[in-house]
Molecule: THF (Tetrahydrofolate) riboswitch aptamer
RNA sequence: AGAAGAGUAGCCAAGGCGCGUUAAGUGUUGCGAAACGGGACGUUGUUCGCAAACGAAAGGGAACUCCCUGCGGUGCCGCGGCGCGUCCGCUCG
Numbered sequence: 001a002g003a004a005g006a007g008u009a010g011c012c013a014a015g016g017c018g019c020g021u022u023a024a025g026u027g028u029u030g031c032g033a034a035a036c037g038g039g040a041c042g043u044u045g046u047u048c049g050c051a052a053a054c055g056a057a058a059g060g061g062a063a064c065u066c067c068c069u070g071c072g073g074u075g076c077c078g079c080g081g082c083g084c085g086u087c088c089g090c091u092c093g
Stems, first nucleotide, its partner, number of pairs: 004091002010082003015077004019072003028052007038088005058069004
C1' cells in the first nucleotide's frame, strides 16, 4: 500500500416487574434545545422543554381498597437480533 474486522445514538423484541383503565401515558403537528462510532463533514434516527389539536375497553370475583382476565401504538429492565455514508483513526495477518 491493499484485505478483513470492531465499536455510537438508537430500533425490534422473548421474558420479568410496574402504571393507567376515576385517562395519566402513548401517538400527531408546530417552535426551541441537547446528545449522537475516537476526529472532521454529513445523513438517519433519538431525547428534552413549551404550545396546540385529537383521544380510549372493559368484564368478573371479593368486601380489603384487593385479586383474576382483558385493554393501552403504556413505563422500566432486557435473553436475542439489528445498527454510520466519505476520509482519517483503532484491531488483525